[in-house]
Molecule: RNase P RNA; transfer RNA
Organism: Dermatophilaceae bacterium
RNA sequence: UGAGUCGGCCAGGCGGUCGCGUCAGGAGGCAACUCCUGCCGAGGAACGUCCGGGCUCCACAGGGCAAGGUGGUGGCUAACGGCCACCCGGGGUGACCCGCGGGACAGUGCCACAGAAAACAAACCGCCAGUUGCUUCGGCAAUCGGUAAGGGUGAAACGGUGGUGUAAGAGACCACCAGCGCUCCAGGUGACUGGGGCGGCUAGGUAAACCCCACCUGGAGCAAGCCCAGACAGCGCAUGUUUGAGACCGGCCCGGUCGAGUGCGCGGGUAGGGUGCUUGAGCCGGUCAGCAAUGGUCGGCCUAGAUGGAUGGCCGUCACCCCAGCGCCGGUAACGGUGCGGGGUACAGAACCCGGCGUAUCGGCCGACUCAUCCA
RNA sequence: UCCCCUGUAGCUCAACUGGCAGAGCAGCCGGCUGUUAACCGGCAGGUUAUUGGUUCGAGUCCAAUCGGGGGAGCCA
Numbered sequence: 001u002g003a004g005u006c007g008g009c010c011a012g013g014c015g016g017u018c019g020c021g022u023c024a025g026g027a028g029g030c031a032a033c034u035c036c037u038g039c040c041g042a043g044g045a046a047c048g049u050c051c052g053g054g055c056u057c058c059a060c061a062g063g064g065c066a067a068g069g070u071g072g073u074g075g076c077u078a079a080c081g082g083c084c085a086c087c088c089g090g091g092g093u094g095a096c097c098c099g100c101g102g103g104a105c106a107g108u109g110c111c112a113c114a115g116a117a118a119a120c121a122a123a124c125c126g127c128c129a130g131u132u133g134c135u136u137c138g139g140c141a142a143u144c145g146g147u148a149a150g151g152g153u154g155a156a157a158c159g160g161u162g163g164u165g166u167a168a169g170a171g172a173c174c175a176c177c178a179g180c181g182c183u184c185c186a187g188g189u190g191a192c193u194g195g196g197g198c199g200g201c202u203a204g205g206u207a208a209a210c211c212c213c214a215c216c217u218g219g220a221g222c223a224a225g226c227c228c229a230g231a232c233a234g235c236g237c238a239u240g241u242u243u244g245a246g247a248c249c250g251g252c253c254c255g256g257u258c259g260a261g262u263g264c265g266c267g268g269g270u271a272g273g274g275u276g277c278u279u280g281a282g283c284c285g286g287u288c289a290g291c292a293a294u295g296g297u298c299g300g301c302c303u304a305g306a307u308g309g310a311u312g313g314c315c316g317u318c319a320c321c322c323c324a325g326c327g328c329c330g331g332u333a334a335c336g337g338u339g340c341g342g343g344g345u346a347c348a349g350a351a352c353c354c355g356g357c358g359u360a361u362c363g364g365c366c367g368a369c370u371c372a373u374c375c376a
Numbered sequence: 377u378c379c380c381c382u383g384u385a386g387c388u389c390a391a392c393u394g395g396c397a398g399a400g401c402a403g404c405c406g407g408c409u410g411u412u413a414a415c416c417g418g419c420a421g422g423u424u425a426u427u428g429g430u431u432c433g434a435g436u437c438c439a440a441u442c443g444g445g446g447g448a449g450c451c452a
Base pairs, nucleotide, nucleotide: 001372002371003370004369005368006367007366008365009364010363012318013317014316015315016314017313018312020041021040023038024037025036026035027034028033043347047358048357050356051355052354053353054352055221056220057219058218062254063253064252065251067217068216069215070214071213072086073085074084075083076082087101088099089098090097091096102212103211107210108209109206110205111204124151125150126147127146128145130143131142132141133140134139159177160176161175162174163173164172178202180199181198182197183196184195185194186193187192225275226274227273228272234266235265236264237263238262239261246258247257248256268451269450282301283300284299285298286297287296288295289294319345320344321343322342323341325340326339327338328337329336330335377448378447379446380445381444382443383442386401387400388399389398395432403419404418405417406416407415425441426440427439428438429437
């Protein structure tokens, strides 16, 4: 200098002007409300609602089945399907990245087409022995057997290479290698890694198919829940009051508690206010422990609470980016620099609150590292 | 806030337990007819919403995303 990997940060600044919302103070008004002043006023994703928790109510939540979820190991955490570190497998020259990463000797299912055969294996061609027939004596044909070494098919063909052996062959036997099961030693908290011994010679894939194993999950959600105010009109059918309807209860059963009404249909009323509500697993900075995620400790800070839903518009200027525009400078040119002009500055917006994940995002900045080339 | 369903040709829908994506209407061409319609024959038309994964193989299974549609919640 070029190409790349990983991580973090910002999300236009300032001024003027016109506006908006909560709260506090003041003024006016019987009141609704209006006016003035002041403080504060969206995000890294507030989003999707894919997970997890707090909080609230149901009984602070029981047993079994069912259903759903998770899936290497260790740690972090309030918890998680998240994060960190490591292991194993795969990719990359490398920094680094990716993995729903338990079990296919508990069982069942599936493996299209092609192929002889797709899973307690199997003889299409080929190879070989016997028998029979023919023969130009080289063989050929038929039949009955043996054979998985060779051919061919496929995503996948029941270990690989070499030898012994045989009629031809075959883990039938042997050597080495790969892999499996059991076991021992060493290292590690562990997943696992390295090494030794024995065994049988070999076991296909698929669990993001059913399933098995281990672990986890009670349900509903701030329209939860609680309080105040206010309106109206009841009727019919069914069923039930200790021989117990119904509720908690979401699918079922058991057990428990509450229990006098409940369900359906028609008709009627309301479309209010307060609370929950924002101080919280909070934010910023230092320091300590830890590889890290994270945790401890010290100091400082208070930072939206709307309810048809506020946080915006315009102008000026500066900053950054872009341009088949124009001018000037350098250059033969490509092009570069500079000024003017024009355009752009995203994605998106709280609604009970947090921790994650995923997705969207004009652009810019910073740090660490890798590879290639050149120079010293 | 909490849930459910769905996306395949221009339109309406199929595709079994994963195995060559199809039908009707519409469109185009030809025939029949004096002409048109109907009818007959033929043809074209697909990133199965998108992206990634599992698998030998994905419309189908899994994950994420995008779009469309629907439902529940007051008093008595």